[in-house]
Context: one part of a larger RNA
RNA sequence: CCACCUGGUGGAUGGCUCGGCUCAGGGCGCCGAAGAAGGGCGUGCCAAGCUGCGAAAAGCCUCGGGUAGGCGCAGGGAGCCGUAGAACCGAGGAUGCCCGAAUGGGAAUUCCUGCCAUCAGGCGCUCCCGUAAGCUUCGGCUGAGGGAGCGGGAACGCCCCGAAUUGAAACAUCUUAGUAGGGGCAGGAAAAGAAAUCAAACGAGAUGCCGUGAGUAACGGCGAGUGAAAACGGCAGAGCUCAAACCGAACCCCUCUCUGAAAGGGGAGGGGGAUGUGGAGUUGGAAGUGGGCGCCAAUAUGCAUCCCGACACGCCGAAGCCGAAGUUCCCUGGAAUGGGACGCCAUAGAGGGUGAGAGCCCCGUAGGCGUAAGGCGUAGGGAUGCGGCGCCCACUUGAGUACCGUGGGUUGGAUUUCCCGCGGGAAUCUGGGGGCUACCAACCUCCAAAGCUAAAUACGUCCUGAGACCGAUAGCGCACUAGUACCGUGAGGGAAAGCUGAAAAGCACCCCGUGAGGGAGGUGAAAAGAGCCUGAAACCAGGUGGCGAUAGUGUGAUGCGGCACGAAAGCGAUGAAGGCGCCGAAGCCUCUUCUGGCGAGGCGUUCUGAGCGGUGUCGCAUCGUCCGUUUUGAAAAACGGGCCAGGGAGUGUGUCCCGAUGGCGAGGCUAACCCGAAAGGGGGAGCCGUAGGGAAACCGACAUGCCCGCACCCGAAAGGGGAGGGGCGGCGUAUGAACUGCGUGGAGUCAUCGGGGCACGACCCGAAGCCGGGUGAUUUAGGCGCGGGCAGGGUGAAGCCUCCCGAAAGGGGGGUGGAGGCCCGAACCGGUGCUGACUUGCAAAUCGCUCGGAUGACCCGCGUCUAGGGGUGAAAGGCCAAUCAAACCCGGCGAUAGCUGGUUCCCCCCGAAACAUGCCACAGCAUGACCCGGUCGGAGGCGGACGGCGCUGUAGAGUCACUGAUUGGAGGUCACGGGGGCGAAAGCCCUCGCCCUCCUGUCAAACUCCGAAGGUGCCGUCGCCGUAGAGGACCGGAAGUCGGGGCAUCGGGGUAAGCUCGAUGUCCGAAAGGGGAACAACCCAGACCGGGGUUAAGGCCCCUAAGUGUCGGCUAAGUGUCGAAAUCCAAAGGGCGUCCCGAGCCUGAGACAGCUGGGAGGUUAGCUUAGAAGCAGCUACCCUCUAAGGAGUGCGUAACAGCUCACCAGCCGAGGCUCGGGGCACCGAAAAUGGACGGGGCUAAAGCCGACCGCCGAUACCCCGGGACACCGAAAGGUGAUUCCGUAGGGGGGCGCUCUGCGAGGGUGGAAGCAUCUCCGUGAGGAGGUGUGGACCUCGCAGAGACGAGAAUCCUGGCGAUAGUAGCAGCGUAGUCGGGUGAGAAUCCCGAUCGCCGAAGGGGCCAGGUUUCCUCGGCAAUGUUCGUCAGCCGAGGGUUAGCCGGUCCUAAGGGCGUCCUCAACCAGAGACGCCCGAAGGGGAAGCAGGUUAAUAUUCCUGCGCCGUCCAGCCUGAAAGGGCGAAAGCCCGCCCGACGCUUCCGGGUAUGCCGAGCGGCGCCGUCGCGCCGUCCAAGCCCAGAAGCCUCCGGAGAGCCGUAAGGGCGAGAAGGGGGUGAAUGGGUGAUGGCGAAAGUCGGCAGAGCCCGGGAGCCCGUGAAAAGGGUGGCUGGACGACCGUACCGAGAACCGACACAGGUGCCCCUGGGUGAGCAGCCCAAGGCGU
Repeated sequence: CCACCUGGUGGAUGGCUCGGCUCAGGGCGCCGAAGAAGGGCGUGCCAAGCUGCGAAAAGCCUCGGGUAGGCGCAGGGAGCCGUAGAACCGAGGAUGCCCGAAUGGGAAUUCCUGCCAUCAGGCGCUCCCGUAAGCUUCGGCUGAGGGAGCGGGAACGCCCCGAAUUGAAACAUCUUAGUAGGGGCAGGAAAAGAAAUCAAACGAGAUGCCGUGAGUAACGGCGAGUGAAAACGGCAGAGCUCAAACCGAACCCCUCUCUGAAAGGGGAGGGGGAUGUGGAGUUGGAAGUGGGCGCCAAUAUGCAUCCCGACACGCCGAAGCCGAAGUUCCCUGGAAUGGGACGCCAUAGAGGGUGAGAGCCCCGUAGGCGUAAGGCGUAGGGAUGCGGCGCCCACUUGAGUACCGUGGGUUGGAUUUCCCGCGGGAAUCUGGGGGCUACCAACCUCCAAAGCUAAAUACGUCCUGAGACCGAUAGCGCACUAGUACCGUGAGGGAAAGCUGAAAAGCACCCCGUGAGGGAGGUGAAAAGAGCCUGAAACCAGGUGGCGAUAGUGUGAUGCGGCACGAAAGCGAUGAAGGCGCCGAAGCCUCUUCUGGCGAGGCGUUCUGAGCGGUGUCGCAUCGUCCGUUUUGAAAAACGGGCCAGGGAGUGUGUCCCGAUGGCGAGGCUAACCCGAAAGGGGGAGCCGUAGGGAAACCGACAUGCCCGCACCCGAAAGGGGAGGGGCGGCGUAUGAACUGCGUGGAGUCAUCGGGGCACGACCCGAAGCCGGGUGAUUUAGGCGCGGGCAGGGUGAAGCCUCCCGAAAGGGGGGUGGAGGCCCGAACCGGUGCUGACUUGCAAAUCGCUCGGAUGACCCGCGUCUAGGGGUGAAAGGCCAAUCAAACCCGGCGAUAGCUGGUUCCCCCCGAAACAUGCCACAGCAUGACCCGGUCGGAGGCGGACGGCGCUGUAGAGUCACUGAUUGGAGGUCACGGGGGCGAAAGCCCUCGCCCUCCUGUCAAACUCCGAAGGUGCCGUCGCCGUAGAGGACCGGAAGUCGGGGCAUCGGGGUAAGCUCGAUGUCCGAAAGGGGAACAACCCAGACCGGGGUUAAGGCCCCUAAGUGUCGGCUAAGUGUCGAAAUCCAAAGGGCGUCCCGAGCCUGAGACAGCUGGGAGGUUAGCUUAGAAGCAGCUACCCUCUAAGGAGUGCGUAACAGCUCACCAGCCGAGGCUCGGGGCACCGAAAAUGGACGGGGCUAAAGCCGACCGCCGAUACCCCGGGACACCGAAAGGUGAUUCCGUAGGGGGGCGCUCUGCGAGGGUGGAAGCAUCUCCGUGAGGAGGUGUGGACCUCGCAGAGACGAGAAUCCUGGCGAUAGUAGCAGCGUAGUCGGGUGAGAAUCCCGAUCGCCGAAGGGGCCAGGUUUCCUCGGCAAUGUUCGUCAGCCGAGGGUUAGCCGGUCCUAAGGGCGUCCUCAACCAGAGACGCCCGAAGGGGAAGCAGGUUAAUAUUCCUGCGCCGUCCAGCCUGAAAGGGCGAAAGCCCGCCCGACGCUUCCGGGUAUGCCGAGCGGCGCCGUCGCGCCGUCCAAGCCCAGAAGCCUCCGGAGAGCCGUAAGGGCGAGAAGGGGGUGAAUGGGUGAUGGCGAAAGUCGGCAGAGCCCGGGAGCCCGUGAAAAGGGUGGCUGGACGACCGUACCGAGAACCGACACAGGUGCCCCUGGGUGAGCAGCCCAAGGCGU
């Protein structure tokens, strides 16, 4: 590591079901002011939840039923009740807290607070009735009293308002749809309803609902789509009343009373009623009424309708009652209902229970019985109504209506639906409406403008029944304390969770342990042991087997082997394995041939005699890159998948088309509905078919005239006949005609199943969005109301004073003064930079340093307002609850998605397309091509080869053969053009160009005088296929595809491309195998399965099967060892590389190279030059001697010189030189970690070229065996030399799961499930063994489906890896030692010491939280460790108020009522009225001390105060106006009552200094240091400014301030009055303190009090309440809050979270301006 075993974890599977779902079969269908629905709170001996109930509280009373037990779920403890009849069930009654329509008033719902009355009870709004009485404008009003309504209800109903997504492949009319949703109202149903209706020349006779008509008529961008009615068949069935004409009180109601059982009848009083009670009357063939006339019938024991119904009788009706037959024997078992045996019942064998499966054990079932309340009926009683016809005359018969115009909405309603707005506007029976355009006439039909009306119909909150519905991830969201827990401010969202056993018999006792737990033991059939039936998998642990650090992995497959296992199930003594023998395919070997041998496999055996198969693991060998998807192409570094289990996707209805099967057949079928227990029967409305053509009017077809002919039949054959089929002809119709269109010689229809189209969510999951109705301003934006906050320092505006200058206006200096969207800077608000830290954080925005504002357009609190196309916004599209270019929640909704993903068992047959055309088309769709299945048909077909005869215009080639292009040159014409020249001009000359001709050199897809290979048509010969039905064609059904790609050849574009666009072919796609190192498409080759052989491509040194094969060359570069073409990069160019070939030249008369020697003279040639001598340059380049030697090849010199070369000779002795071509090599040659011929390696090769012989090598080919398919056949069987790769896709046949019916079985002697092993089948799968398990399960034939999983970043659960990892405050403090407790101590307690905060991290409050407070007992969990501790767990305890707050008042604002708006309202601007609204505004009154474990301004002690009421006493008559005798009421006035800034004055808190006193520490003393030295309200007295008042009497002024300023309207000065904080006294002979508890001084507030000034484009709430005294005594002062935290753990942030949160309120010492910074005190911490 793999496997198994034993366990754990986990909770699948199986079994079960008090639950759910569906149907509708039935029943039933409203509740409420007599207080509902629904809640809150209570209620039990102990009581948290559910249930019941309501203060009479798991209940009370009466009656009935019922029986022996009972006190709910709920089984405990304790205690009770019951044969005197409990519990329980039914009927009736009593009680019934608070909220809720909610109703005395109010409210933040379950609370607060009134009035009348008082046993009780009543007091809401609206409407109706309305006595007495009062008032009255005589209409009536007020009104005790009486009555009704209000609200709720699942769906259904009627009316009103009324979307959008969507569809139309866009979109606007249209559609979705009058749907969703909203509003109003009603009922058990609602609505509709008794023709001014239809119809059609016939008729029907209210309405509703079902079937049909019919997807018809009609509407419609005449698109998508929408869509009736009559008539007919059914269900049901029902008709009536007014207004008016005429009569005119003949009527009705209430109270009382008589009578009766009641209904009813009689009487009295009152009221209604002439704006008419009542009678009559209600119609369309007109009817009615009145009058007149005529005729018929006749008034009561009758008929019709309705009401009552005591007594009596009958029936129904609650709980309920009766109800047959084995618990016989044997066996198994814990238990019998099982097996065996013998019986019994059955109007009962439905079902359930009982220790397994029960007709006879129990409950029930069939069948019967029973009554209270109540209901129905009968006998009986009563009420009301009751003529008809005809003729004549008169009267009556529904008005802003009918109808018309116009504009809209709506409808199928189209010019002819219905409705509405505006305008117009009738008739009166001699009338009016309608008959689908208007008008006229006729005809038919009906009578509007008033009303009522069952049933048939809809729905299901509820009861009941049933199910080819689910069975705990299913079925309702909920089988269980479920709309619960939990989340959210809220609307709203919304789980998980079933099972011990027959019976708790739920483990006594003992041991270990702090406990939890374990051991042992007991119960039980079995531990099934409560985290409990079964108990799978992932995952974890241990054990066993095999293997293990020489080895490299898609994890495996196949073969062989080692070790281990091997009880049963498979094969095997009818013989495994092995041995031996015989036969033997393809093919191979041997062989001249004959032949012999080998060979998969088969057979035999008188041999042996027990294994084999199989499983696990390891090794070796060969081969091999997951699965799904998307793609031209995926192992992909494209996407999805951590693993396992369970769930998870083509369904239903309607309609249309097609097929198969079946029935009937010129016919076929019924629908609704009816009968029936069912099966089934009835039902013919209607539909399809039977005739078509035509726009329509309209007209209207061969039961065969001819020919061919398959199968088949007859025939010996020839041939004949010949269903079906084919071809002519004819006919119908369209206006005549046509070689025109359609039709025509009868097949349909119904059902079932299958396939498909359309409409619907339509295979499943998935948007962003749109619309409707609601919920949100606890965050945030802005406004409004009421409140609060801002240390300290600086600057120094105006004004004022003074000085100076100035005539003045004014200016300046100094001072004073204290302005400012002024300055610096804490709190506070903010958020600049580090683009710091952090970034699975402390934190879903924090931390650190730094930084901006900080008297203002400032900041904050509480209350309150504005709401989604809306708000708010000093404006950023910012903010509106961690969400904003349109919030959130629910709904329309399963929106739509031409887009992505996913789509589940097997086998067999066939098998694509990535093209064309069209489309707002390019990711899509339609049609065609291509695919599939089936049928008809009946004889030919073909991709091949060769030959013949035709056709063709490409490759190539060509260019005086055309067209066009084109190099150089020559010539020509000069008409034409440019330039130049001459000339007076005409004109001439030169030149270039153009044009023409010729020569020369070149080109062409759209040039061709030519022209293949090839292609193609026909014919012939051969080949192949076909009657076993081919090819091809035809008919019908129905897909997929319309992203392609590689290669070869040819072409267009492009510098090119692994580029792009085409054509033909092929392959991949959808194709495996062999080769190519690896590698979709390159080579070989098309795989049904197993085995044996032979080859192909390609190979044969080793890796690695086969040649170190043979012969001949080449290469020296490791070139190469990859090449047919590709993948391989390599070129121009270069070189005495080397081999071969060719040509020319030299050479024995001696070449070439080398060596030796010569290399001279004229002359330094001339010119040039300073010089130029072979060698700067120019010109020329001669002559001589020679074997040869240039007027000089190079070097060199200033110039010479010198060295060389050419050239010559000698030596040497055989080839040499040059050019051209070919082969193989070389240079040219640079890429990033070290690297690639596949590698090793290879050199007369293992390279390259050529020739040859062998061998290896595939699923190809051959053979053997087997299967499928096709065909033949009845079958058996046979044939296939020519079937069997396969994606999209089509077709066929099967496996498995759940359930139903019928039939047959299994099971406690062990079902299902689970685990493992064995066997069978091509496969889906099936069978068996063993164990576990402990009660159900299966097979066959049919049938029905929520029927098969690996993937969807799928859903739910479980479990892994990560990982014993990150983290466990690291910023802001820090601990340590000793002791204690305890099983256990870094963490708890105590002590000591050290450290930290100290404008807080101390103290006191609000909001919010809601018991966290205190005590005792605990430590499983919570606590980021520990824990003996705790804000944790369990139990108990704890909050005490006249004077603290609420309560009262009003604010912004809100609510309600009425009016009004609105279709309506739960909506709303406004008016009027009332109420609510502040625990920080306004406001009657308490202080000090003590006390508890936990409360205190609340208890206690002491001392006070307020209000109301009562009583007594004293004083007193005064205080706006009006009314009134008065009480009192009304009006008015004042207080309540208010801004910002700044200054002054008076105080206090507090601190400091000094002294005294007391105490403590140090200490030998002196002394030093530290601490303390205290106290309220109330009462009395004092007390400043200001104001009032009296006196006073001021100017070339006086007084006074910090400043301003004041003065005859009276300054200074003086007197009196009023008047605060506060002080003193008292309170206090008290409290506190162990004691002392005294005195002086300084500083001094932001706190308290008083006063002044300045500023304003800002002027700074309202109401309650109060506004004549004093003293004494008494009574009363209810109700609610009060615990604790108030934050670095109790609040908001998911957390014991470095964040946020009003402050407010307090604030000591040192330094200092300072609340800054730093250090310290009190106090608190060091979680």
A computed fold for a 1727-nucleotide part of an RNA from Candidatus Methanospirare jalkutatii, annotated as large-subunit ribosomal RNA, half A. It matches the Rfam family "Archaeal large subunit ribosomal RNA". The family is grouped with related families in Rfam's "LSU clan".